[in-house]
Context: one part of a larger RNA
This record gives sequence, structure tokens and C1' cells, in this order.
RNA sequence: CACCGCCCGUCAACUCAAGGAAGCUGGGAGUACCCGAAGUUCGUCCUCGCGACGGCCGAAGGUAAAUUCAGUAACAGGGAGUAAGUCGUAACAAGGCACGGCUAGCGGAAGCUGGUCGUGGAUCAAUUCCAA
Repeated sequence: CACCGCCCGUCAACUCAAGGAAGCUGGGAGUACCCGAAGUUCGUCCUCGCGACGGCCGAAGGUAAAUUCAGUAACAGGGAGUAAGUCGUAACAAGGCACGGCUAGCGGAAGCUGGUCGUGGAUCAAUUCCAA
């Protein structure tokens, strides 16, 4: 390399990272219930021997729902990046409807429209009249 400029978003391709997430797997701490060893204790019986039976407590085990921590993960959504893909042209000049903030609705996409606010907007040259 200076408008044959710059530049925005969707879509398409590839790469990367992070988060969400049904489900699955494993672990932790408990809860409820079931079962219940040893043993303490209580009761009954007795052949009076802690002998038999039973009750409370009770380790381990089982069932259930929930909780928590990891791992994995269908799926969905965005993010970042990448010379030469697609569609348009939103912004930068008054960018061809000034732009921007908030908000509502709408639209392939940049966006558009309404309401409200800001100036971080250009223009206001000339003529006539009025005022200072």
C1' cells in the first nucleotide's frame, strides 16, 4: 500500500480449552427397618451345673430411600483460534435512516421498529428582519 479503505454478525470447515448435564460406576458419613454372634444383665424352669429356654442391649451382614465426594458420560449450548469458503452491509464520513445507553416487540444474520435518556453528532454558508 490511505474508501478499490476499514469493518460486523449468522452459516459452513478444522483445532483447542472450560463449564452444564440425564444416566452409569466407585467411595464416605449417617437414617429407617430386617436379622442377630460373642458377651454383660434380667426372667422362667431345673437334674442346682452359669445347665436349658426366653427378654433388653448388641458386632458383622442384608433391604430401602435419600445425602455427599470422585470418576465416566449420551446430549445440548456458548467461548477462543485458524492467508485466500457463504450470505448480506450493521458500525467508522451527516457511513448514505447521526450514533450510543436502558427497555419492549420482531427478524437468516449483522440488525429493525417503538418508548426514554445522553452527545461521545455533522450542518447552521448567503440574504432580510430583530436584539445585544
Model confidence (mean pLDDT): 81 of 100. Small-subunit ribosomal RNA, 3' minor domain from Candidatus Kaiserbacteria bacterium CG10_big_fil_rev_8_21_14_0_10_49_17, 132 nucleotides, folded computationally. Rfam family: Bacterial small subunit ribosomal RNA. It was read from a public genome assembly.